[in-house]
RNA sequence: GACAAGGGCAAACCCGUCGCGAGGCGGGGACGCAAAGCCACGGGACUGGUCCUUCCGGGGGGACCGGAGACCAGCUAGCCGGGUUGCCGAA
Numbered sequence: 001g002a003c004a005a006g007g008g009c010a011a012a013c014c015c016g017u018c019g020c021g022a023g024g025c026g027g028g029g030a031c032g033c034a035a036a037g038c039c040a041c042g043g044g045a046c047u048g049g050u051c052c053u054u055c056c057g058g059g060g061g062g063a064c065c066g067g068a069g070a071c072c073a074g075c076u077a078g079c080c081g082g083g084u085u086g087c088c089g090a091a
Stems, first nucleotide, its partner, number of pairs: 001088001008033002013028006031078001037084003041081003044076001046074006054068005
């Protein structure tokens, strides 16, 4: 990056399987993708757990419960950035 050539990957959903879960893997399936190949380094989203001293809600007050938030552990490369490798190629 061209209505080129040969090809590639595969969202949702369904089935199986692993995981508490987000989600992973295999099969079917194609919404899309020029890195939708690979890597969790930065941000985001999401999940599980802990703390709730602060804020918010429930509770007459409290006990307590829930949320925001913080921290820990995960997940996502098809959320974005970054790193890295790479096929074809006309004007």